[in-house]
RNA sequence: GCCCCGUUAGUGUAGCGGUUAUCAUACAGGAUUGUCAUUCCUGUGACACGGAUUCAAAUUCCGUACGGGGCGCCA
Numbered sequence: 001g002c003c004c005c006g007u008u009a010g011u012g013u014a015g016c017g018g019u020u021a022u023c024a025u026a027c028a029g030g031a032u033u034g035u036c037a038u039u040c041c042u043g044u045g046a047c048a049c050g051g052a053u054u055c056a057a058a059u060u061c062c063g064u065a066c067g068g069g070g071c072g073c074c075a
Stems, first nucleotide, its partner, number of pairs: 001071007010025003018055001026044006048064005
């Protein structure tokens, strides 16, 4: 330098063009309990950045950044 893959709440994770973006954990409040823990209920919080296509993009395309892998160069 070229090619391929990945990037989603604090952490892990689902999503294959159209629902309020899923679940677990975490955190906050509440219920239960003599207390704590467990359990249960409610809530908070995320699509790496920019652009394109489309009526509509986390999803398709292009570029950039970061991470991983393969090949090449260093004659």
Description:
Transfer RNA from a Methanobacteriota archaeon, 75 nucleotides, folded computationally. The source organism's lineage runs through Archaea, Methanobacteriati and Methanobacteriota. It matches the Rfam family "tRNA". Rfam links the family to the GO term triplet codon-amino acid adaptor activity. By type it is a transfer RNA.